Predicted 3D model of a 351-nucleotide part of an RNA (small-subunit ribosomal RNA, central domain) from a metagenome.

Context: one part of a larger RNA
RNA sequence: UUGGGCGUAAAGAGCUCGUAGGCGGUCUGUCACGUCGGCUGUGAAAACCUGGGGCUCAACCCCGGGCCUGCAGCCGAUACGGGCAGACUAGAAUUCGGUAGGGGAGACUGGAAUUCCUGGUGUAGCGGUGAAAUGCGCAGAUAUCAGGAGGAACACCGGUGGCGAAGGCGGGUCUCUGGGCCGAUAUUGACGCUGAGGAGCGAAAGCGUGGGGAGCAAACAGGAUUAGAUACCCUGGUAGUCCACGCCGUAAACGUUGGGCGCUAGGUGUGGGCCACAUUCCACGUGGUCUGUGCCGCAGCUAACGCAUUAAGCGCCCCGCCUGGGGAGUACGGCCGCAAGGCUAAAACUC
Repeated sequence: UUGGGCGUAAAGAGCUCGUAGGCGGUCUGUCACGUCGGCUGUGAAAACCUGGGGCUCAACCCCGGGCCUGCAGCCGAUACGGGCAGACUAGAAUUCGGUAGGGGAGACUGGAAUUCCUGGUGUAGCGGUGAAAUGCGCAGAUAUCAGGAGGAACACCGGUGGCGAAGGCGGGUCUCUGGGCCGAUAUUGACGCUGAGGAGCGAAAGCGUGGGGAGCAAACAGGAUUAGAUACCCUGGUAGUCCACGCCGUAAACGUUGGGCGCUAGGUGUGGGCCACAUUCCACGUGGUCUGUGCCGCAGCUAACGCAUUAAGCGCCCCGCCUGGGGAGUACGGCCGCAAGGCUAAAACUC
């Protein structure tokens, strides 16, 4: 291994695209590969099962039958699966018309604030804390006014709200660009679902080269605290944080819940579209419908907690994963990486 499982007990790959493969809508015809039936041949003997017989019984031995679940050939069946041919439109896609959006990329740009510089006013403190001190300040600080420089982030709006496959995305304008939703039903005619390998994307930190550097801030230094204080608090402060290009490829990458399709009470918010009613018209409103996103809740499920049309309910298809704790996501080997390390992944031993 069968089996049983994967929200929280071990277990859903971080996400997407997609190869092989697996699975796949309705109708008709055809073939008869799977499938089913019959017949024939073969399926050694022994063993085994069974009927009978022989040793006084039994073990043992002998005879007959069965079994040998298989294979081949022939004849037949055609519902289902499959091949081939034809057709269809309910799946899928395209077209047309609308529509919302922090979806992505590039360029340009705005104001508030912090810091620094210059100048003015002004004088002895400022700062910081539980309290202080280190620190800054008569070489004029803090405060305040004006001007300038530079970098980073975008208050209010802002929302249990929106967009994106995920990571993630928030000042404004322009350009380029992806996806969604709704309506119309015009076109194609199963073109579909999943997806081992594979490829791409992938927060933060980290790495390489070159820029940039305001604030913040690992490391580090000092001041405190303390028995000590390699911390918490304070004053400083370098990598880094930012940009370009190239790596890394991880995460509590979480809804700790893989993807697709169908089915199974409701109630109540909210985002986007459409229709109807109402309204003199518009807006608002009421109802319906499709599509997102929340809360509550029935059946059902669940060890319980809870889930409950956004299922953890009822089913089908495909993939991934689990199989006692520690050793260990480690060693070794291989592959990848500049490195850090990543991926794959044991055993002894022990409880």

Its Rfam family is "Bacterial small subunit ribosomal RNA".